[in-house]
RNA sequence: AGAGUUUGAUCCUGGCUCAGAACGAACGCUGGCGGCAGGCUUAACACAUGCAAGUCGAACGCGAAAUCACCUUCGGGUGGUGGAGAGCGGCGGACGGGUGAGUAACGCGUGGGAAUCUACCCAGUAGCGGGGGAUAACUUGUGGAAACGCAAGCUAAUACCGCAUACGCCCUAAGGGGGAAAGUAGUGGCGCCAAAGGAGGGGCCCGCGUCGCAUCAGCUUGUUGGUGAGGUAAUGGCUCACCAAGGCGAAGACGCGUAGCUGGUCUGAGAGGAUGAUCAGCCACACUGGGACUGAGACACGGCCCAGACUCCUACGGGAGGCAGCAGUGGGGAAUAUUGGACAAUGGGCGGAAGCCUGAUCCAGCCAUCCCGCGUGAGUGAUGAAGGCCCUCGGGUCGUAAAGCUCUGUGGGGAGGGACGAACAAGCGUCGGUUAAUACCCGGCGAACUGACGGUACCUCUUUAGCAAGCACCGGCUAACUCCGUGCCAGCAGCCGCGGUAAUACGGAGGGUGCAAACGUUGCUCGGAAUCAUUGGGCGUAAAGCGCACGUAGGCGGUUCGAUAAGUCGGAUGUGAAAGCCCUAGGCUUAACCAAGGAAGUGCAUUCGAAACUGCCGAACUUGAGUAUGGGAGAGGAUUGCGGAAUUCUCGGUGAAGAGGUGAAAUUCGUAGAUAUCGGGAGGAACACCAGUGGCGAAGGCGGCAAUCUGGACCAAUACUGACGCUGAGGUGCGAAAGCGUGGGGAGCAAACAGGAUUAGAUACCCUGGUAGUCCACGCCGUAAACGAUGAGUGCUAGAUGUCGGGGGUAUUGACCCCUCCGGCGCCGUAGCUAACGCAUUAAGCACUCCGCCUGGGGAGUACGGCCGCAAGGCUAAAACUCAAAGGAAUUGACGGGGGCCCGCACAAGCGGUGGAGCAUGUGGUUUAAUUCGACGCAACGCGCAGAACCUUACCUGGGUUAAAUCCAUCGGAAUCCUUCAGAAAAGGUGGGGUGCCUUCGGGAGCUUCUCGCUAGGUGCUGCAUGGCUGUCGUCAGCUCGUGUCGUGAGAUGUUGGGUUAAGUCCCGCAACGAGCGCAACCCCUACCCUUAGUUGCCAGCGGGUCAGUUGGGCACUCUAGUGGGACUGCCGGUGUCAAACCGGAGGAAGGUGGGGAUGACGUCAAGUCCUCAUGGCCCUUAUGCCUGGGGCUACACACGUACUACAAUGGCGAGUACAAAGGGCUGCGAGCCCGCGAGGGUCAGCCAAUCCCAAAAAACUCGUCUCAGUUCGGAUUGGAGUCUGCAACUCGACUCCAUGAAGUCGGAAUCGCUAGUAAUCGCGGAUCAGCAUGCCGCGGUGAAUACGUUCCCGGGCCUUGUACACACCGCCCGUCACACCAUGGGAGUCGCGUGCUCCAGAAGUGGCUGAGCCAACCCGCAAGGGAGGCAGGUCCCUAAGGAGUGCGCGGUGACUGGGGUGAAGUCGUAACAAGGUAGCC
Repeated sequence: AGAGUUUGAUCCUGGCUCAGAACGAACGCUGGCGGCAGGCUUAACACAUGCAAGUCGAACGCGAAAUCACCUUCGGGUGGUGGAGAGCGGCGGACGGGUGAGUAACGCGUGGGAAUCUACCCAGUAGCGGGGGAUAACUUGUGGAAACGCAAGCUAAUACCGCAUACGCCCUAAGGGGGAAAGUAGUGGCGCCAAAGGAGGGGCCCGCGUCGCAUCAGCUUGUUGGUGAGGUAAUGGCUCACCAAGGCGAAGACGCGUAGCUGGUCUGAGAGGAUGAUCAGCCACACUGGGACUGAGACACGGCCCAGACUCCUACGGGAGGCAGCAGUGGGGAAUAUUGGACAAUGGGCGGAAGCCUGAUCCAGCCAUCCCGCGUGAGUGAUGAAGGCCCUCGGGUCGUAAAGCUCUGUGGGGAGGGACGAACAAGCGUCGGUUAAUACCCGGCGAACUGACGGUACCUCUUUAGCAAGCACCGGCUAACUCCGUGCCAGCAGCCGCGGUAAUACGGAGGGUGCAAACGUUGCUCGGAAUCAUUGGGCGUAAAGCGCACGUAGGCGGUUCGAUAAGUCGGAUGUGAAAGCCCUAGGCUUAACCAAGGAAGUGCAUUCGAAACUGCCGAACUUGAGUAUGGGAGAGGAUUGCGGAAUUCUCGGUGAAGAGGUGAAAUUCGUAGAUAUCGGGAGGAACACCAGUGGCGAAGGCGGCAAUCUGGACCAAUACUGACGCUGAGGUGCGAAAGCGUGGGGAGCAAACAGGAUUAGAUACCCUGGUAGUCCACGCCGUAAACGAUGAGUGCUAGAUGUCGGGGGUAUUGACCCCUCCGGCGCCGUAGCUAACGCAUUAAGCACUCCGCCUGGGGAGUACGGCCGCAAGGCUAAAACUCAAAGGAAUUGACGGGGGCCCGCACAAGCGGUGGAGCAUGUGGUUUAAUUCGACGCAACGCGCAGAACCUUACCUGGGUUAAAUCCAUCGGAAUCCUUCAGAAAAGGUGGGGUGCCUUCGGGAGCUUCUCGCUAGGUGCUGCAUGGCUGUCGUCAGCUCGUGUCGUGAGAUGUUGGGUUAAGUCCCGCAACGAGCGCAACCCCUACCCUUAGUUGCCAGCGGGUCAGUUGGGCACUCUAGUGGGACUGCCGGUGUCAAACCGGAGGAAGGUGGGGAUGACGUCAAGUCCUCAUGGCCCUUAUGCCUGGGGCUACACACGUACUACAAUGGCGAGUACAAAGGGCUGCGAGCCCGCGAGGGUCAGCCAAUCCCAAAAAACUCGUCUCAGUUCGGAUUGGAGUCUGCAACUCGACUCCAUGAAGUCGGAAUCGCUAGUAAUCGCGGAUCAGCAUGCCGCGGUGAAUACGUUCCCGGGCCUUGUACACACCGCCCGUCACACCAUGGGAGUCGCGUGCUCCAGAAGUGGCUGAGCCAACCCGCAAGGGAGGCAGGUCCCUAAGGAGUGCGCGGUGACUGGGGUGAAGUCGUAACAAGGUAGCC
């Protein structure tokens, strides 16, 4: 620090996801030790049991046990010591400990403040005199189950009450008045009282800070203030009475939800974000609610009273209780520990002290919960052991790993030693001080005592490598790869995504990677995320500018001077607790951890200073803004009136049969006279031409002419005001069309509706009609793709050009032109900006000010709530759920019922076919035991098959089988041949013959039987694992590269453009220049010529001849087959850009690639082939292999393709006569002769072939016949008889002869081939092959017609355009319906929670009033009694729970219902994307 994921690829936007760190965690698997820390996050749920707050006899009265003394009736009594125990009294139970329910608050944090209290403590001051009356304990009696009382009697105090005194204190009307104490004791000491001070601790007030929701917008009556009183320690509506009517709120009151706050903690570069366990500070709470008492302090966790819920006891009358103290239990939960030890240390309470108490605390126990450390061994050891895994079978790897050898001893076990934490205090000894004192007290020194942890840490000895390693991952992100299994199954998955037979992604194994006593997973937080952007984002098209304006609050604001000091800047001071973080240096062997010092703590407050900038105040200025004057421009607005053209209607005339409408029609109108035409009239709406990227307006919008009223902008020149400005949350106004209300109006047009067409349907597009509406007035609505998809304002930043309005200059008679200034509307363009497209002085550039808005797609601009509206609806505006994208711009393709250019037997023009018939053949289908398999649009279907009777053969049925090649070893035998048996054959059995070749005579080679081993075999599967080969687009003209250039990039350029060509062929131009694969040429055949050669070919001339180039001879010619030549737009004319090239011509055998062939670019179709061959993987192994008999591939209702033969006279038949080319031939072609009607047979000549043979070419030509018919056409089918091949023609061959003589009379829709030696037609040959072509591959003979042309169909090429396609239009994709699931809205209601208001009721309790009952202290009084004061009781105010009624808010649930989302191939249509077939959208 980034990465993955939208696309064919690219850039951008944007979300999702990952890598990091962290945790009071949990879960899974595993687990050796120690240190340090942590440990109910849930039910503030309920709690058994024990403990957690007591202490003081040096305040007081009793006083058990024990002991002593005395007495004794021996029962015991008295007294002393003693001190248990309770009581009275004092101090402490307000601390310590727990929890976070409540609380959005002066609760907390921070900094200040004044009107306050403070027990114990400290320093100092002044005192402590003299009296009184009670009461508990106790005793007696008595009630009660108990808890607990009641009555009478006795008694003490540091308990209680007067009196005296009062420096200071309190009150005051300033005269005065009021108020205290406690003792214990021999002293000291301790204690008591008063006031003032300190320290520490509280109470109160204030500034600032402190969560979410505005779908909570208004709240408030003690409310806000005043006066007075009450109350408090104290200010204060804190409370009350009266008076006033205020107070709070958009800088968020009130309401709702959530939450203890902080130091800090986690994360982060930081700013921030999240959090508030442990530790520390504050607050709040103590079963729930209320209340006060006591006290210095409480409205009190282990106190009291009341009410409520719950639990327990009960004798039913009544009582008791509160673990959110420490342990512990139940429950809840994913989840969190021992009913431990000790007060040794630290701290607290009481005490003079000893000491007692202390679940505070210190320790121990449990838990890998976190962090840290250590160990599980170290060295050596290659035959690289065995074994596992992989393998190309060679080997590789686990792996120095193990074993073996040599060592060590941490941890663990055993034994022994053994700390620190302990210092005090008191007591003892001693010294000093103090004192009357050797008592006490204070101080110093000394010795001794005190340890829960603790069988501790630590050290030493000893023991044995012995007892101690796992977890996750290995497709990319992300370090780490192979095999097997599985076969869209099982499963994985954080995202992208893996799995459908070769899975590095599932499961296992081997290996590897990472971490390690842990490792993973899950959850949560921050980070990455600049993805809420202060640091640090955006808004033309990606999400995002309000439809427009005016304007309130607010924000921002020109120039100069002066003053001020709020902001701002600097210094100082105080504070910012400790701990933590950071730094330094220390202590535990190290570390974690702990301790010390420092720094920091960005903050707040006070104070001093500075005065540039902002603010405030004062003074001034003119450039911002405005006003006045003069001009002209304009569909700016409103109202009133006027005008002509046109449509329609109506009246009249003319007129005749149609009109209208469409792609074509029909509905419709018309003989009752339409349409057309002429004239008159009516009515409504809209204003042609001018008219223009012209004008005006803020926007919406505004268009005949005139008048009236009226807004704004612009120009020119001066004068004036003097910052008066800009923006603008709320607010207000304007605001197209449609729509709504009331009343008019209504010609045309025209939703709805009706009819006619179209169509599979057509609730549409088209047509004929037609109502709202469109128009006017008034009132609503308030939305639009209200768009420049671009908020308003100001300043700055090259130009060129057009136009509108105005001014100036020059010139002119004048208008133009030209130069220039201001304002508006456009276009092009530099810099700059932008993801790109593009914008570019009218910015989307550079800056400033203010407002609005955005934060993934869908759900959804929807629901609910609120506001507005008559309604329609509008404004505001979510969530659940779901997806891994949704998007923008540009690129390359592909596609279009887009465009342009061009080509092709593509169409057209022609010729001949197919589709109809019969037959052949292939295919589908069907059938079958099997009808083997493959090929399926073109590019499968006379295709693989250049030839299925057996074989082939892969299929079926039956029989049989370790059968077969090679090698090694062993035994026997040559090999092999013949015979015979059973059998369908294969294989097998029997009998016989046979002894070969080489030899150095030992033997060897080859063949073969049996056996063993090693290898097999498969036309079984996968052509979607492959090689090779092939088809196809297509012999189409294309496909690319290097360098350069352009672009962020994909890519572009080149290759586009203008011409031209069969051609990316060539030329010209050009940021391209070159090159490669293709094209062309080079190659072959063919057309002409020369030359070389002359047998088997040829024969012009000459000779022989049985008349055959036969022979001599010759090689001239033909021919053969070699080498060459020839054609190149070379020449001429024209056109053309001075080009390429094209057109015409000459010459020439041939002319513009002469004709034909071979040759097939990059690639496409997962095209075809595992059954040619090769080959990975899988499968079969007495069978899916091999051998073999027979059958099948030849079936047959039917359908299709491809051929053949025909339907006839351009013909059939008969007879005769010509002319080829190219091939083939030795298990072969086979002449001639003979036989047969013939197929053929017999016999052989010749030929290994320019020699011989196949071999007859046929159509043609000549003559004859047939005469339009199912025929002398046609030949299918069938019967009979044969021939040939072959082991064998039954299934199932070909051919021959005789006989038979079917369909068919030119073929529907549709469709194929062909542009010249072509089509058509005629025959010949060859491969395969024993035999078997109508097929295939070749060969020659005869030999046409037509092409105006490129509109259309098909295919293709180039350029361009649109695209939501990229599996690429056979694409993509929308909505209803049906089914399943999910979340959600409405909903008669119903249930619950919270809360407001109005009442009822009213416990305990404070206070007020009363107090006839009761009362010791003080006063009066001799007393009785009275007074003061008080108690019980009563009553009033307030008030908790409770009850009633009525609202509001929130939540659960609900028959039914609404839409939404998701889901594999469902149904119906085709809306959108191309002009998407009616442009689309709002």